Bacterial large signal recognition particle RNA from an Actinomycetota bacterium, 265 nucleotides, folded computationally. A source record names the gene ffs. The RNAcentral record of the sequence draws on ENA. Model confidence (mean pLDDT): 81 of 100. Rfam family: Bacterial large signal recognition particle RNA. By type it is a non-coding RNA gene.

C1' cells in the first nucleotide's frame, strides 16, 4: 500500500406553523432524494428527542466538521412607492355669494341723466274719533204657594154694641234672576284704520319741488379686492401591498480538514 469481509454512519436538507420542547404529518423554498403502517378536535417522542417492519450503500463523490457564496421564507425599525380610510386646513387650483375698477352695451336721458338741498310719506310712540267685540246702565216683558208690599170677598179673633185686629185665595206692584231690545249713555279691548292732532327717528326706498346742466345704465367679459364651499392638489395621522436598508436562520453549490474492525498478500 494493495484485495475481500463487515461495522458507525447514510438512504435528503431548510424555513413558516403546531409544541414546554424535538421529529413527522401540513404549507412554502431548495431540487430528483428507497419501500409500507400511523398523524391537526392531530402522531410519536424527551436533550444521542418520529416509532415499527423491510430493503440498498457502506468507511468515502456519497458519512462527519468548519468557512465562502447564497435560493427561500421568518422579525424589525427606517425610508421610497402604490391604493384605501379618517381629519385638519382656504396654501395652489376650481367652484360660488358681495363688492369695485375696466370695456361693451339693451334701454334710458335737453318733454332735463348723474349729482346735491328741501318737504312729504314708509317707522315708532301718546291722545282723539271710527270700527269691532265684551261688560254694565237705560228701556220693554216676566218675575214670590207661605217665609215681599198695597188692596184685602169669604172664613177667623176680640168687643154687649158701635167697631177693631191680623190676613188666606184673587187682583194690583215690585226685588234678585230670566228673555228680548241693541236706539241711546258709560267702562274695558284691539294682528281694526287710504281718519285727525302733537312729538320722536329719518340710513335707503317712494312722491313732489328747487339748483345745475350731459349723461345714467340692466346684462355680459377681463382683473382685483373681501368672504364662503374640502371637489383636485399639498398636510397629518392610520390600514394593507410592494421595492430598498438592517437582524438572525438557512436549502443547493463550491473550498478545506475529520472518521473504524477483521482476515489475506
Nucleotide at each position: 500500500u494493495c484485495a475481500c469481509g463487515c461495522u458507525a454512519a447514510g438512504u435528503g436538507g431548510g424555513g413558516a406553523g403546531c409544541u414546554a420542547g424535538c421529529g413527522g404529518u401540513u404549507c412554502c423554498c431548495u431540487g430528483a432524494a428507497c419501500c409500507c403502517g400511523c398523524a391537526a378536535u392531530c402522531c410519536g417522542c424527551u436533550u444521542u428527542a418520529g416509532c415499527g417492519g423491510g430493503g440498498c450503500c457502506g468507511a468515502a463523490c456519497u458519512c462527519c466538521c468548519u468557512c465562502u457564496c447564497g435560493a427561500g421564507g421568518g422579525g424589525a425599525c427606517g425610508u421610497c412607492g402604490u391604493c384605501c380610510g379618517a381629519g385638519a386646513c382656504a396654501c395652489g387650483g376650481g367652484c360660488u355669494u358681495g363688492u369695485g375698477a375696466u370695456g361693451u352695451g339693451a334701454g334710458u336721458g335737453u318733454u332735463g341723466a348723474c349729482a346735491g338741498c328741501c318737504a312729504g310719506g314708509u317707522u315708532c310712540c301718546g291722545c282723539g274719533c271710527a270700527c269691532u267685540g265684551g261688560g254694565a246702565g237705560c228701556c220693554u216683558g216676566u218675575g214670590a204657594a207661605c217665609c215681599g208690599c198695597g188692596u184685602c170677598a169669604g172664613a177667623u179673633c176680640c168687643g154687649g154694641g158701635a167697631g177693631g185686629a191680623a190676613g188666606c185665595a184673587g187682583c194690583g206692584c215690585u226685588a234678585a234672576g230670566c228673555a228680548a231690545u241693541c236706539c241711546c249713555u258709560c267702562c274695558c279691548a284691539g294682528g281694526u284704520g287710504c281718519c285727525g292732532c302733537g312729538g320722536g327717528g329719518c340710513a335707503g326706498c317712494c312722491u313732489g319741488g328747487c339748483u345745475c346742466g350731459a349723461g345714467c345704465a340692466a346684462g355680459c367679459a377681463u382683473c382685483g379686492c373681501c368672504a364662503g364651499c374640502a371637489c383636485c392638489g399639498g398636510c397629518u395621522c392610520g390600514a394593507a401591498c410592494g421595492g430598498c436598508c438592517c437582524c438572525a436562520c438557512a436549502a443547493a453549490a463550491g473550498a478545506g480538514g475529520g472518521u473504524g474492525c477483521g482476515u489475506g498478500a